A computed fold for a 90-nucleotide RNA from Jannaschia pagri, annotated as Glycine riboswitch aptamer.
The model forms 90% of the base pairs in the Rfam consensus.
Its mean pLDDT, the model's own confidence on a scale to 100, is 84.
Taxonomically the source falls in Jannaschia (Bacteria, Alphaproteobacteria, Rhodobacterales, Roseobacteraceae).
[in-house]
RNA sequence: AUGCACGAUACGGGAGACGCUGCCAGAAAUGGCAGGGCCGAAGGAGCAACCGCCCCGGUAAACUCUCAGGCAAAGGGACCGGUCGUGUGU
Numbered sequence: 001a002u003g004c005a006c007g008a009u010a011c012g013g014g015a016g017a018c019g020c021u022g023c024c025a026g027a028a029a030u031g032g033c034a035g036g037g038c039c040g041a042a043g044g045a046g047c048a049a050c051c052g053c054c055c056c057g058g059u060a061a062a063c064u065c066u067c068a069g070g071c072a073a074a075g076g077g078a079c080c081g082g083u084c085g086u087g088u089g090u
Stems, first nucleotide, its partner, number of pairs: 001090009011081003018036001020035006037071003043067001044065003050058003
């Protein structure tokens, strides 16, 4: 100098789905509760091939489920890139 792996990051990109309806409180701003409709890319859960000590168990996702989360903007956001650090190879 450079490749790979892991971690961090107030950096950059980053989708989807009702700016829904009703009720209560309030002068208002706004807050609380309820109702059905919908989304999947925080998190969580589940399973195949395959493997094993084969009763059973291990094990994956961007798949599936939607518990949670979300459905104008903001914020969050898997993942990708950048930067920094550590390890390791050349």